[in-house]
RNA sequence: CGGAGCGUAGCGCAGUUUGGUAGCGCACCUGCCUUGGGAGCAGGGGGUCGCAGGUUCAAGUCUUGCCGCUCCGA
Numbered sequence: 001c002g003g004a005g006c007g008u009a010g011c012g013c014a015g016u017u018u019g020g021u022a023g024c025g026c027a028c029c030u031g032c033c034u035u036g037g038g039a040g041c042a043g044g045g046g047g048u049c050g051c052a053g054g055u056u057c058a059a060g061u062c063u064u065g066c067c068g069c070u071c072c073g074a
Base pairs, nucleotide, nucleotide: 001073002072003071004070005069006068007067010026011025012024013023020057028044029043030042031041032040050066051065052064053063054062
């Protein structure tokens, strides 16, 4: 320098195919249980979907540029 993949909750990921209410597990908070803790059970909170534009009634999803990480080639 060229090409490809990835970026979504504190962490690990799904959702992109076919645009239509942002989810799962663990973690966290509260309650029950316990002498207390842990485990278990019940409930709850947490996201401008890497950043900035474009298309659309509507974008995590399509599209353009940029940033970060990984891989391949030179």